The RNA shown here (Bacterial large signal recognition particle RNA) has 265 nucleotides and comes from a Bacillota bacterium. Of the family's consensus pairs, 93% are formed in the model.
RNA sequence: UCGUGCUAGACGGGGAGGUAGCGGUGCCCUGAACCUGCAAUCCGCUAUAGCAGGGUCGAAUUCCUGUCUGCGGCCUUUUUCUUGUGGGGACUGCCCCGGGCAAGUGGUGUCGAAGGCUUGGUCCUGUGCGGCGCAGGCCCACGAACCCCGUCAGAUCCGGGAGGAAGCAGCGGUAAGUGGAACCCUGCGGGUGCCACGGGGAAGCCGAGCUGGAGCUAACUGACCGGGUUACGCUCGGAAGGAGAGGUCAAAGACAGGUGCACGG
Numbered sequence: 001u002c003g004u005g006c007u008a009g010a011c012g013g014g015g016a017g018g019u020a021g022c023g024g025u026g027c028c029c030u031g032a033a034c035c036u037g038c039a040a041u042c043c044g045c046u047a048u049a050g051c052a053g054g055g056u057c058g059a060a061u062u063c064c065u066g067u068c069u070g071c072g073g074c075c076u077u078u079u080u081c082u083u084g085u086g087g088g089g090a091c092u093g094c095c096c097c098g099g100g101c102a103a104g105u106g107g108u109g110u111c112g113a114a115g116g117c118u119u120g121g122u123c124c125u126g127u128g129c130g131g132c133g134c135a136g137g138c139c140c141a142c143g144a145a146c147c148c149c150g151u152c153a154g155a156u157c158c159g160g161g162a163g164g165a166a167g168c169a170g171c172g173g174u175a176a177g178u179g180g181a182a183c184c185c186u187g188c189g190g191g192u193g194c195c196a197c198g199g200g201g202a203a204g205c206c207g208a209g210c211u212g213g214a215g216c217u218a219a220c221u222g223a224c225c226g227g228g229u230u231a232c233g234c235u236c237g238g239a240a241g242g243a244g245a246g247g248u249c250a251a252a253g254a255c256a257g258g259u260g261c262a263c264g265g
Base pairs, nucleotide, nucleotide: 001265002264003263004262005261006260009057010056011055012030013029014028015027020046021045022044023043024042034054035053036052037051038050063258064257065256066255067254068253072249073248074247075246076245077244079243080242081241082240083239085237086236087235088234091233093232095228096227097226098225099224101222103221104220105219106217107216108215115211116210117209118208119207120206121205122204123200124199125198126197127196128195129193130192132189133188134187135186136185137184139180140179141178142177148173149172150171151170156165157164158163
C1' cells in the first nucleotide's frame, strides 16, 4: 500500500411540555431518514439513563471532536406602542354652578356717573270723612175665639121703676211678631278708599330736589378662586397582544481535525 474478515459506532436530530431526572409515544422545527411490539390519570429506564427481538452498513460522503452560520422554540424586559379592565379626583383640558376682578366688547353717563344731604312713597298706628255690610229705630201692610183696648146689636144680670152692670159676635184699633221698604237716624264691623290730617319706625329698595364733577354696570370674552361630574384626557394598578433589546437551547449546512483489531499478498 492492496485485499479479506471483524469491532467501536451509525442507520436521524432538536425545542417546548411532562418528569426527581433521562429517553420515548403526542405537539412544533429541521428535512428524507431500516423492520416489528409497547405507551398520557402513559410506557421504558437510572447517571453507560427508551426497552425487547430482527436486519443492513461499517473505519469513512456516512462515526467522533471543534469553529462558523443558523431554522425554530423558550425566558427576561419600568424600551415602546395598541386594546380591554379596575381605582383616583392630586393634575390640565372638556361640561355645569357660584364668587370676587375689570384688560377687551357691549350698555349707560357732561341732556350730569359714583358718593353725600334733604324730602316723599313703600312699613306700623290713630282720627275724621266717604263707601260697603249687619242690627235697631222711623215708615207701610198684616197681625189676638176668651184670658188686649174702644164701641158693643141680640141675649144675660141687678132694680117696683127711673136706671145701672158685665159683655159674645160684628166693626174700629193695637202688642209680641211677620213681611216690605227709596231716603233718614243710631250703633257695630272690615282683606274698605288714586280721600284728608297727626304720630312713630326703618334705614333696605324706589322716586324727586340740592350738591358733586367722571365714572357706573357686569350681558359676552378674559384671567383668578371655590365647588360638582368622571364619558374623555391625565394618573396609578393589573391583563392580553405587537415591535425592539438582552439571554438560552439549537436542527440542517459549511470548514478543519481525529479514528481500532486480525490474517494474507
The organism belongs to Bacillota, within Bacteria. It matches the Rfam family "Bacterial large signal recognition particle RNA". It is annotated as a non-coding RNA gene.